[in-house]
RNA sequence: CUCAUCGAGAGGGGCAGAGGGACACGGCCCGCUGAAGCCCCGGCAACCCGUCGUCACGUCGCGCUGAGGACCGCUGACGGCACGGUGCUAAUUCCGUCCCGCGCCGAGAGCCGGCCCGGGGAAGAUGAG
Repeated sequence: CUCAUCGAGAGGGGCAGAGGGACACGGCCCGCUGAAGCCCCGGCAACCCGUCGUCACGUCGCGCUGAGGACCGCUGACGGCACGGUGCUAAUUCCGUCCCGCGCCGAGAGCCGGCCCGGGGAAGAUGAG
């Protein structure tokens, strides 16, 4: 840099001792009933590797053709498993911030302000290349 995914899922112990939720701001949470960090054990998940199944497609052979059958696969889709490589294991990536749209509120048609919802960005995380 490219692609995919990010509303699901999964915690105990030891050391440690005040912070943490990526960054900035705002909000809201978690934390001395013990934060970050390090270690051990477990778990989740199915991105990669592996493996199994179904279907499709392709190739070869038989066959006049079709149907059907056998076999193979640097193919595709879907699904199962979980030995291995990562990852993850409070809250949607905790929420908002930028753009677009529906709606509601305001004395309220427009402008404006506030709020809710939906879509898209940006940034980030993880995997694969």
Background:
SAM riboswitch aptamer (S box leader) from uncultured Nocardioides sp., 129 nucleotides, folded computationally. The coordinates come from a structure-prediction model, not an experiment, and the mean pLDDT is 76. The sequence is in RNAcentral, with records from MGnify. Taxonomically the source falls in Nocardioides (Bacteria, Actinomycetes, Propionibacteriales, Nocardioidaceae).